[in-house]
Predicted 3D model of a 1382-nucleotide RNA (small-subunit ribosomal RNA) from an uncultured bacterium. The coordinates come from a structure-prediction model, not an experiment, and the mean pLDDT is 85.
RNA sequence: AGAGUUUGAUCCUGGCUCAGGACGAACGCUGGCGGCAUGCCUAACACAUGCAAGUCGAACGGACGAGGGGAGCUUGCUCCCUAAGUUAGUGGCGGACGGGUGAGUAACGCGUGGGCAACCUACCUUCUACUGGGGAAUAACAGACGGAAACGUCUGCUAAUACCGCAUAAUAUAGUUUCAGGGCAUCCUGUGAACUAUCAAAGAUUUUAUCGGUGGAAGAUGGGCCCGCGUCCGAUUAGCUAGUUGGUGAUGUAACGGACCACCAAGGCGACGAUCGGUAGCCGGACUGAGAGGUCGAACGGCCACAUUGGGACUGAGACACGGCCCAGACUCCUACGGGAGGCAGCAGUGGGGAAUAUUGCACAAUGGGCGCAAGCCUGAUGCAGCAAUGCCGCGUGAGGGAUGAAGGUUUUCGGAUUGUAAACCUCUUUGGGGGCUGAAAAACAAAAUGAUGGUAAGCCCUUAACAAGCCACGGCUAACUACGUGCCAGCAGCCGCGGUAAUACGUAGGGGGCAAGCGUUAUCCGGAUUUACUGGGUGUAAAGGGAGCGUAGACGGUAAACCAAGUCUGAAGUGAAAGCCCGGGGCUCAACCCCGGAACUGCUUUGGAAACUGGUUAACUAGAGUGCAGGAGAGGUAAGUGGAAUUCCAAGUGUAGCGGUGAAAUGCGUAGAGAUUUGGAGGAACACCAGUGGCGAAGGCGACUUUCUGGUCUGUAACUGACACUGAGGCGCGAAAGCGUGGGGAGCAAACAGGAUUAGAUACCCUGGUAGUCCACGCCGUAAACGAUGAGUGCUAAGUGUUAGAGGGUUUCCGCCCUUUAGUGCUGCAGCUAACGCAUUAAGCACUCCGCCUGGGGAGUACGACCGCAAGGUUGAAACUCAAAGGAAUUGACGGGGGCCCGCACAAGCGGUGGAGCAUGUGGUUUAAUUCGAAGCAACGCGAAGAACCUUACCAGGUCUUGACAUCCUUUGACCACCCUAGAGAUAGGGCUUUCCCUUCGGGGACAAAGUGACAGGUGGUGCAUGGUUGUCGACAGCUCGUGUCGUGAGAUGUUGGGUUAAGUCCCGCAACGAGCGCAACCCUCGUUCUAUGUUGCCAGCGGGUUAUGCCGGGGACUCAUAGGAGACUGCCGGGGUCAACUCGGAGGAAGGUGGGGACGACGUCAAAUCAUCAUGCCCCUUAUGUCUUGGGCUUCACGCAUGCUACAAUGGCCGGUACAAAGGGUUGCGAUACUGUGAGGUGGAGCUAAUCCCAAAAAGCCGGUCUCAGUUCGGAUUGAGGUCUGCAACUCGACCUCAUGAAGUUGGAGUCGCUAGUAAUCGCAGAUCAGCAACGCUGCGGUGAAUACGUUCCCGGGCCUUGCACUCACCGCCCGUCAA
Repeated sequence: AGAGUUUGAUCCUGGCUCAGGACGAACGCUGGCGGCAUGCCUAACACAUGCAAGUCGAACGGACGAGGGGAGCUUGCUCCCUAAGUUAGUGGCGGACGGGUGAGUAACGCGUGGGCAACCUACCUUCUACUGGGGAAUAACAGACGGAAACGUCUGCUAAUACCGCAUAAUAUAGUUUCAGGGCAUCCUGUGAACUAUCAAAGAUUUUAUCGGUGGAAGAUGGGCCCGCGUCCGAUUAGCUAGUUGGUGAUGUAACGGACCACCAAGGCGACGAUCGGUAGCCGGACUGAGAGGUCGAACGGCCACAUUGGGACUGAGACACGGCCCAGACUCCUACGGGAGGCAGCAGUGGGGAAUAUUGCACAAUGGGCGCAAGCCUGAUGCAGCAAUGCCGCGUGAGGGAUGAAGGUUUUCGGAUUGUAAACCUCUUUGGGGGCUGAAAAACAAAAUGAUGGUAAGCCCUUAACAAGCCACGGCUAACUACGUGCCAGCAGCCGCGGUAAUACGUAGGGGGCAAGCGUUAUCCGGAUUUACUGGGUGUAAAGGGAGCGUAGACGGUAAACCAAGUCUGAAGUGAAAGCCCGGGGCUCAACCCCGGAACUGCUUUGGAAACUGGUUAACUAGAGUGCAGGAGAGGUAAGUGGAAUUCCAAGUGUAGCGGUGAAAUGCGUAGAGAUUUGGAGGAACACCAGUGGCGAAGGCGACUUUCUGGUCUGUAACUGACACUGAGGCGCGAAAGCGUGGGGAGCAAACAGGAUUAGAUACCCUGGUAGUCCACGCCGUAAACGAUGAGUGCUAAGUGUUAGAGGGUUUCCGCCCUUUAGUGCUGCAGCUAACGCAUUAAGCACUCCGCCUGGGGAGUACGACCGCAAGGUUGAAACUCAAAGGAAUUGACGGGGGCCCGCACAAGCGGUGGAGCAUGUGGUUUAAUUCGAAGCAACGCGAAGAACCUUACCAGGUCUUGACAUCCUUUGACCACCCUAGAGAUAGGGCUUUCCCUUCGGGGACAAAGUGACAGGUGGUGCAUGGUUGUCGACAGCUCGUGUCGUGAGAUGUUGGGUUAAGUCCCGCAACGAGCGCAACCCUCGUUCUAUGUUGCCAGCGGGUUAUGCCGGGGACUCAUAGGAGACUGCCGGGGUCAACUCGGAGGAAGGUGGGGACGACGUCAAAUCAUCAUGCCCCUUAUGUCUUGGGCUUCACGCAUGCUACAAUGGCCGGUACAAAGGGUUGCGAUACUGUGAGGUGGAGCUAAUCCCAAAAAGCCGGUCUCAGUUCGGAUUGAGGUCUGCAACUCGACCUCAUGAAGUUGGAGUCGCUAGUAAUCGCAGAUCAGCAACGCUGCGGUGAAUACGUUCCCGGGCCUUGCACUCACCGCCCGUCAA
């Protein structure tokens, strides 16, 4: 000293929470010792029992009486004397102190400082004067009586330091007269002076000295009363008060006083908070805090109050009395029922209450108190001990060495790591504990005697490492991390928040962290919190400026003097108790604790001084303010009158079928004559143009014209007043609209209401009507986003530019123009301020004065109360409960049925499809023993699957195996394999037959097989939300970022925005940016032109040969082609446009022209997108099974929905015959020619080919010719029957193909929807992968023929950039409101 928490992130406001300290504490776990403290905070609840206040015989009369003496004698009894001592009673002093408690009390109760000229004070001290002489009683006691008791009554006797007269007496008291001094009004002082009146006493003893007694004067101590100041909360308590306030006179008191009484007056207190309600003993101090403050008032000390509750007095120096009295109440106890007794808030203790608080202890040895001459007695005050970790302080539970880094535990990547020098083991020590011996101080009293604590503290010896460690936390804040268990369960949590299968946050363990005889939790207080802000906050938008003015109290106040000294400053004196805190010393071994000294106690009072400032008084000034004079502008207000335009209505004329209204309509009006038009009339309301971020007003507000009355303001001048000013709690008036009351008025408009539409509904928006109301007069209401969300006043602080109303100057014939200045009203902008936005001479700047208001969100401007109101309602204005946020400004994104610009087969323009039919394939659903699994909008659905009859295969049923079908290691044995028979569905089981592995250093080794054992294998089991890798998609998009700099408090911005341009963040220009990276483009492959080189299996122009014919042959490299390498295209050239740019348009040349066509190539990222079943992999799960083998079945089901395709519906066609032209591929378990054969699928056969050589291989559409003639057909081919072919162990479930026969639906397909911009669409065939075969109509390639259209970007979809709004950021599939249910 701060930290966490609002957000995707930021700054701010703001609350909540934490870290610290404290405690008379309690609870949980644990517990060795000592010292010093502390210990009913609750029931001021009730109390058994014991003790807590007595003492004095030197005040008194008695009684008892050890001992001693004497006498009598019955020698153990009686009497007498003496007498230590004990004592009920009388008497004295003390029981008013000490001890307890905090109920009451908001008060002169307490604190502090004063006053008493208004008082008292026993015992004590000093001084002074005395202490003479008498008297009468009474308790005890005795007797009698009453009562259960407590206790009492009567009669009689007696003493005193008990009581009462008398004498004496004043410096006492009272009165009268009088002097001096002083003071504060009453008065005070002086032994002032004089006189009058009144009042005392007690004795005791050790008998000569003490203790007493009385009057008086002082002191000391202790009290009483009065006063200034200070002393909690509530105004949702605003008025209170009859002894009340004062006076006079009495009473009363120690004393003043309405303290009390009689009479008189009508006062007194209160916004500076009376009265009332609530709470509370106050202080020194304690805790906390940097301080200022805040909270508390246990222990110790001072004061007060109380003593079962309430009241009262008595005694006394002192009480209205804790352990006294009386009365009343409640309660308890005794009782003979008549009546009595009691008071722990003294010390112990009991019950009760409570989370909770101790022994019915020892001693008067010390300190102190009462009594006493004293000895002494009493003392639950006190000194000590006991109990309690309740707190503070100190000590210990061992110290040094000790690595094999033991065992065990935990963990692990299995190597290790850690616990950990920790232990064991060796050496040493003995505090505390235990045993023994010695043994205090505290004692001061001439000496002697005397110690509760205590045989304690302390000292010495012995004993053994022996008997002595726990608690909390370990996600962040906050020091400290792993494993297992659990699986939004159990639980944790101070705040944020953890837990839904890999939890450092739950529980346990190991480890490490913190503190330690304690550790945590809970309660409470202060701090942090500048979060009530005096120190030290705010109020435009976060909570907060009153709607606005006038003005009272109050606060504050111009210039220059003089005086005063209240505030202020300063010197001195008194006080501010002690203890405590702080500083310096000292004593217990240290410390806590205790002792001594100092400082401090920031305060109050008295007094001396100063006079700058504030204040007061006096007399001035004119710069503030006001008045006068001369002018000015204005929807300022009030009342009366007047005017025209328009709407509506009425009457009349003309005139005929519609009018009106809307997005479109309808309700409505109209043939009974509307609407339109003309004329006349009625009535109400509002005042077009002018009109302007123009004017006026305090605000609300004010708009035709004229007049009446009237307020404010501005300019100029400087004649007058002389601070008269500003603000303003309460108060008073004003105050839009709506609303209310009474009475008018009512044209238009128009809540409510009615009808028509809209709609899923439409109690709305739209339309047709329409009542209150709107208008006037009078009276209420008193609120608005009454806003500039900005209170009023004054001064100061850069500029620039409009506009309104003036004034002055210059210039000017005029209109004007320019300069200066004042008052308003706007804009831009510097400094400064602000969280930012923004404000900025009209401040939200810099200062001063005064007022209002705020203190987390919700509950709530609600409830209750009060006031106001006719009502509606207004003003004032909480709490319980609940949340950890609510909020402001700005930032990045995303979003918008916001805007701007642009692109894309996105729309449009076209061509062809799909959606209807049949079939194929996939999928959903259904079914099933199983129909294995995955994929799910685009971006799943002819997808994984480029081939499910068995296998595949993961699924189902049945049957097997258990170190296993597969891998490695170990041991033993052996070649292994293969073949045959039997059983079986097969896997397998049994039997038979056969059998000389390889290398060798001769030890053995290697491969293979069998058996055994355990480590392990195995899993298409789970989790794609634990992962790697791979992939899809946005995206055929043009974006995504960084470095440095700059701007911003910051998140961030800039760059990347702007003007052009592009397919493109492509390029150019500009610019606080300058550069760079990933993307774009290019580099790569392919097609298109050409050149060069090469020339077989390809080619054949020329030459030669040969054939019916064929590059067939010799040859050739010209051509085609193949392979390889070059060239070519770059807006390079010309012209127009354009910023002399980028670029664009047109042209030339060229095979190709502006990216030439196509492909590969996919930025940062998004979708927890897809895949654990390609593969890999963490964790979990199975282990005679979720593994493995096998047979059969299933993945091929079938009412149905969807998706993708194929074939069609026909004549641009079908069929038949003839005939032409490709490219790219594949082929030895293969492609398979010629030939023969079958209608055909195919078969026989086998040439050639490991391929520019041979084969697949026929290209098809096309072309030529013929036929069909618009039909369910010579279209279409589904379905079905029969017969075959091929592959294959095997075509039943479940293959393809062929022949013959059969010949279904379908006649161009609704809403909707898909593809495509050129060699494209459309159409035609060919090949390949997978593959024994094939469900391929799929997929991937290849070539042949070969179009139409694009005006354009309004709209649909998707995307990019800029901008704007936002309460969204999981980002509009968002957020969020109400009702209902759980």